[in-house]
RNA sequence: CUCUUAUCCAGAGUGGCUGAGGGUUGGGCCCUUUGACGCCACAGCAACCGGCGGAUGCCCGCGAGAAUCGCGGGGUGACCGUUUGGUGCUAACUCCUUCCCGUCUUCCACCGGCUUGUGUGCCGGGGAAUGGCCGGGGCAGAUAAGAA
Numbered sequence: 001c002u003c004u005u006a007u008c009c010a011g012a013g014u015g016g017c018u019g020a021g022g023g024u025u026g027g028g029c030c031c032u033u034u035g036a037c038g039c040c041a042c043a044g045c046a047a048c049c050g051g052c053g054g055a056u057g058c059c060c061g062c063g064a065g066a067a068u069c070g071c072g073g074g075g076u077g078a079c080c081g082u083u084u085g086g087u088g089c090u091a092a093c094u095c096c097u098u099c100c101c102g103u104c105u106u107c108c109a110c111c112g113g114c115u116u117g118u119g120u121g122c123c124g125g126g127g128a129a130u131g132g133c134c135g136g137g138g139c140a141g142a143u144a145a146g147a148a
Base pairs, nucleotide, nucleotide: 002147003146004145005144006143007142008141013042014041015040016039017038021031022030023029026097027096028095043090044089045088048086049085050083051082052081053080054079056077058074059073060072061071062070063069064068094140099137100136101135102134103132104131105129106128107127108126110125111124112123113122114121
């Protein structure tokens, strides 16, 4: 660097060094000399992997038995707890959006039907939007575990 799977609306910052940018691209918006990015120290969050413990189901053995129950043992899967390990993370939902579909809203010198004496009104279809604290998918990205 490539591929697969899972997750991404929760959570958690101080100090030191340095000194001008940063939030992956475009648009927007935001952070930043009251010190960005980065590095270091300490602290914390989380629970992907690992470890440990628990409990339930399951399996085995023994005993009693009508269903079934009791006792002992075993490792594994869902689950719960924990953290001395391997990572990760500690502004804003991955900051929002981008491409597609749906939906809602608004609109129309559009089409059809119904309605009214007329103006008009209603229903269905079609189209448009730079619209939405809306829904789904995609692309890209981040992290973990694994593969080549």
The RNA shown here (SAM riboswitch aptamer (S box leader)) has 148 nucleotides and comes from a Phycisphaerales bacterium. The source organism's lineage runs through Bacteria, Pseudomonadati, Planctomycetota, Phycisphaerae and Phycisphaerales. The model forms 94% of the base pairs in the Rfam consensus. Its Rfam family is "SAM riboswitch aptamer (S box leader)". Its family is annotated with regulation of gene expression in the Gene Ontology. The sequence was found by an Rfam model in a public genome assembly.